A computed fold for a 73-nucleotide RNA from a Candidatus Gottesmanbacteria bacterium, annotated as transfer RNA.

RNA sequence: GCCGAUGUAGCUCAAUGGAUAGAGCAACCCCGUCCUAAGGGGGAGAUUGGGAGUCCGACUCUCCCCAUCGGCG
Numbered sequence: 001g002c003c004g005a006u007g008u009a010g011c012u013c014a015a016u017g018g019a020u021a022g023a024g025c026a027a028c029c030c031c032g033u034c035c036u037a038a039g040g041g042g043g044a045g046a047u048u049g050g051g052a053g054u055c056c057g058a059c060u061c062u063c064c065c066c067a068u069c070g071g072c073g
Base pairs, nucleotide, nucleotide: 001072002071003070004069005068006067007066010025011024012023013022018056028042029041030040031039049065050064051063052062053061
């Protein structure tokens, strides 16, 4: 340099173009205990890597850029 894949919460992952973007773990608060832990409960946390486009509607499709990984040279 060329080709491909991936990028969503602190971490690991969901979500056929139809929507309020969900879940588990972690963290936080409460219960629990003499104290810790186990266990139980609760409410938060995301401009979906950045920008533009298509569409009535985009995490999803198209283009450019960025990062990571893999292959080729």
Model confidence (mean pLDDT): 80 of 100. Its Rfam family is "tRNA". The family's RNA type in Rfam is transfer RNA.